[in-house]
RNA sequence: UGAGUCGGCUGGAUGGCCGCGGCCGGACAUGUGAUCCGGUCGAGGAAGGUCGGGACUCCGCAGGGCAGGGUGCUGGCUAACGGCCAGUCGAGGUGACUCGCAGGACAGUGCCACAGAGAACAGACCGCCGAUGGGCCGUCCAUCCCCCAGGGGAUCGACCGCCACAGGUAAGGGUGCAACGGUGCGGUAAGAGCGCACCAGCGCCCGGGGCGACCCGGGCGGCUCGGUAAACCCCACUCGGAGCAAGGUCAAACGUGGGACGGCCGGCCCGGCCCAUGUCCCCAGGUAGACCGCAUAGAUGGAUGGCCAUCCAUCCGGACUCCAGCAAUGGGCCGGUGGACAGAAUCCCGCCUACAGGCCGACUCACCGU
Numbered sequence: 001u002g003a004g005u006c007g008g009c010u011g012g013a014u015g016g017c018c019g020c021g022g023c024c025g026g027a028c029a030u031g032u033g034a035u036c037c038g039g040u041c042g043a044g045g046a047a048g049g050u051c052g053g054g055a056c057u058c059c060g061c062a063g064g065g066c067a068g069g070g071u072g073c074u075g076g077c078u079a080a081c082g083g084c085c086a087g088u089c090g091a092g093g094u095g096a097c098u099c100g101c102a103g104g105a106c107a108g109u110g111c112c113a114c115a116g117a118g119a120a121c122a123g124a125c126c127g128c129c130g131a132u133g134g135g136c137c138g139u140c141c142a143u144c145c146c147c148c149a150g151g152g153g154a155u156c157g158a159c160c161g162c163c164a165c166a167g168g169u170a171a172g173g174g175u176g177c178a179a180c181g182g183u184g185c186g187g188u189a190a191g192a193g194c195g196c197a198c199c200a201g202c203g204c205c206c207g208g209g210g211c212g213a214c215c216c217g218g219g220c221g222g223c224u225c226g227g228u229a230a231a232c233c234c235c236a237c238u239c240g241g242a243g244c245a246a247g248g249u250c251a252a253a254c255g256u257g258g259g260a261c262g263g264c265c266g267g268c269c270c271g272g273c274c275c276a277u278g279u280c281c282c283c284a285g286g287u288a289g290a291c292c293g294c295a296u297a298g299a300u301g302g303a304u305g306g307c308c309a310u311c312c313a314u315c316c317g318g319a320c321u322c323c324a325g326c327a328a329u330g331g332g333c334c335g336g337u338g339g340a341c342a343g344a345a346u347c348c349c350g351c352c353u354a355c356a357g358g359c360c361g362a363c364u365c366a367c368c369g370u
Stems, first nucleotide, its partner, number of pairs: 001366010012311007020042008044341001048352002051350005056243004068239005073087005088102001089100004103234002108232002110228003125173002127169003132166002134163003138159003142155005181199006200224002202221008247292004256284004260279002262274004312339001315336004322331003
C1' cells in the first nucleotide's frame, strides 16, 4: 500500500416561527367541562417481528402415575430462557476467524430410492482358479478274455496333458452416497487378517493433565463392528391454562329478581296459598359509562409534526490569483445537492429481522521499503 477478519460507537447540530398530546399554575367566579395564557415533559437502536423467558392478573391444582410437549457436548452467569460468557469436539478457511438441530445406533424395531450379482450376521455378473470330485486323450503296471503267437480287447490303479461340468475365490473390473479396513511381504490351485510388519479405526487396561466435556503417552486383543434417532424408540432434565380486550372499583336509563304495602285460610301472631298489577319506597346483580391497573412520554382508534435560516457528513460541478507536489492529485475557495431503517401502547430480560453514511480499536494475509 492492497485485500480481509472480529469487536465497539454513532444514527445530523443550533436557532426562529406555526402546530399537537400529558401534567401543573393562572384567566375563573362554587364545582366540572370547554376555551385562552404561561411553565414543564414528550420515541428507538431497533420502539419492528411477537419467537423464547419472566414480572403482574385471573382460573385450575391432595399425592402419585400414564399419555403428550420442550430441551439435549462441558463448566459458569441469570429471576428465567431455546439467552449470554468461557472451553471441548467436528466441519470450513493459507490465516485472523467462522459455522454446528453436538446425548444414545452392542436395549429393541424399522428403513437404505435408482443403479447393481449383492445394501447387513451380504454377494459370484465379468474375471481368476479348478487343489478336490467329474469328463476326454495318451503312457505305464496288474488281472482277466480272444486268437493264425505276434498282437488285440476289457477292468482297476498311477502319472502327464486338456475341458471349465460341479465347485472354490471378495485380490482385480463394474454399480452405487455407502460393497464388510489400507499398503507391502509371505502363503495358496486361485484367493482371503489365512499369517506377519507398519498404518487407520474400535474395545479393554495402565500412567499423566483438566472441576468437566476431553486431551497426551504406553500396552493388550485380529476385534474390523456400515449409515440413519430433523424414523419409532431409549436415557437425563423440564413443562397447568389464558392473557392488560388480564383483572379490579364505582355505577345510569329501560328491563329483571327479591322485600314491604293487598286478598283468602272466622279474628290476631307465625306459617301457607292466590291473582292482578301498582308504588315520588327499600335492596341486589349486571350493562352503557367513568376510574384504577398505568409508568418523570403515554392511549383515548392512538400526540411526539411542519416550514425557514446557518453549520456538519456525503456527492457533483467550477476557477486556479493561495498552500504541498516534477506531475497526477490533495488541502483551501465558490456554487449546487442533502441524512438510511423506521413510530412506543402493561413492564422487563433476550433473540431475530431492517438500516444511507460516518468514526474508533484489535488482529490476519500478500507485496514493497528499512